Molecule: transfer RNA
Organism: uncultured Clostridia bacterium
RNA sequence: CGCGGGAUAGUGCAGAGGUAGCACGGUCGGCUCAUAACCGACAAGUCGGCGGUUCGAUCCCGUCUCCCGCAA
Numbered sequence: 001c002g003c004g005g006g007a008u009a010g011u012g013c014a015g016a017g018g019u020a021g022c023a024c025g026g027u028c029g030g031c032u033c034a035u036a037a038c039c040g041a042c043a044a045g046u047c048g049g050c051g052g053u054u055c056g057a058u059c060c061c062g063u064c065u066c067c068c069g070c071a072a
Base pairs, nucleotide, nucleotide: 002070003069004068005067006066007065010024011023012022013021018055026042027041028040029039030038048064049063050062051061052060
């Protein structure tokens, strides 16, 4: 250099053209003599960057960056 996969909340992951969700974690409250467990609520995302297609892109296309593999 070539081929494939991945990058989405603090962490691990889902989502697949129509305004992004789950688990754990966090905050506040409830329960308890108290803690844990359990219950309720809330916050937290430029969906890796730049361009393109589209009425509309996290999703499709191109390119770049980084990570993991395969081959050499």